Predicted 3D model of a 360-nucleotide RNA (Bacterial RNase P class A) from a Candidatus Azotimanducaceae bacterium. Lineage of the source: Bacteria > Pseudomonadati > Pseudomonadota > Gammaproteobacteria > Candidatus Azotimanducaceae. RNAcentral holds the sequence, with entries from ENA. The gene name in the source record is rnpB. The prediction has a mean pLDDT of 78.
[in-house]
RNA sequence: CGAGUCGGCCAGGCAGCCGCUGUGCGCGAGCUGUUCGUGCGCGGAGGAAAGUCCGGGCUCCACAGGACAGAGUGCCAGGUAACACCUGGGGGGUGUGAACCCACGGAAAGUGCAGCAGAGAGUAGACCGCCUCCCGGCGCGCGAGCAAUGGGCGGUAAGGGUGAAAGGGUGCGGUAAGAGCGCACCGCGCAGGUGGCAACACGCUGCGGCUAGGCAAACCCCACUCGGAGCAAGGCCAAAUAGGGAUCCAACGGUGUGGUCCGCACCGGAUCCGGGUAGGCCGCUAGAGACGUUCGGUGACGGGCGUCCCAGAUGAAUGGCUGCUCACGACAGAACCCGGCUUAUCGGCCGACUCGUUGC
Repeated sequence: CGAGUCGGCCAGGCAGCCGCUGUGCGCGAGCUGUUCGUGCGCGGAGGAAAGUCCGGGCUCCACAGGACAGAGUGCCAGGUAACACCUGGGGGGUGUGAACCCACGGAAAGUGCAGCAGAGAGUAGACCGCCUCCCGGCGCGCGAGCAAUGGGCGGUAAGGGUGAAAGGGUGCGGUAAGAGCGCACCGCGCAGGUGGCAACACGCUGCGGCUAGGCAAACCCCACUCGGAGCAAGGCCAAAUAGGGAUCCAACGGUGUGGUCCGCACCGGAUCCGGGUAGGCCGCUAGAGACGUUCGGUGACGGGCGUCCCAGAUGAAUGGCUGCUCACGACAGAACCCGGCUUAUCGGCCGACUCGUUGC
């Protein structure tokens, strides 16, 4: 200098004017609660506010206990309120490398699945090839006999061929040809030993000729976790109208029943109460909080101290205009709150590291 890997940060800036919204104080108006107007001060979107995919707080409902079902998670250790997140480690894979990726428990408990090709695809398999034997036999030989080629019964998993995958690999021995058939080494499995908290590792020992291929985001088995609904949760205040209940007043009247009277039923007024609609208020933002510093820890993170208060709307605010300036501005907007993950994102800055080329 070029190419890259990982981590962190910013998200146009400044000024003026005019607005919007929350809040504190002052002033004015409406009879009050309180509302409206106005002046000044202060606060006013994000790294993802997004998708709503996980985890928790909070609220209401349900709930003796246990088991089953169902859902989820799945190497180990730690962190955390919790997690499917994070950190550190182990194993496997990719890359020259920095680094990156992995649902990474069990396939010798059982069931199941595997297109095409291929003889055979999971209690294997004989298509070509190789080999013994038998039959026939061109041909050769004086003859016994040998024998090209063809056919048949078998043997054989070395070689070829098919396939993503062919039931350990290499070599030597062995054999008719072959074969863990035997042996050595490698691989695999089991048991022990050593190191490690563990996952796991080991050219440390012994045993087993190998039996036990793949798929569990197929059923399943094993271990662990899980009650449901969600701020339109939930709570409080409470008109008008209609309807309900209680008490009191009136005991006169009206209507019905009836021939009439009594009686019975319904109809009235006042006061109070409760449910509940409109509407309003709370929940609502001081919190697993932010920043700084220090201590412990490899780290995620945790402890201490100090400072700070940082949106809270409900037709729902956070905007508009002008000027200057630069690198000319992306994705996008809270709605109960947090911790994550994932996705979107113009341009740029900082740090650590890797590879290549050249020079010293």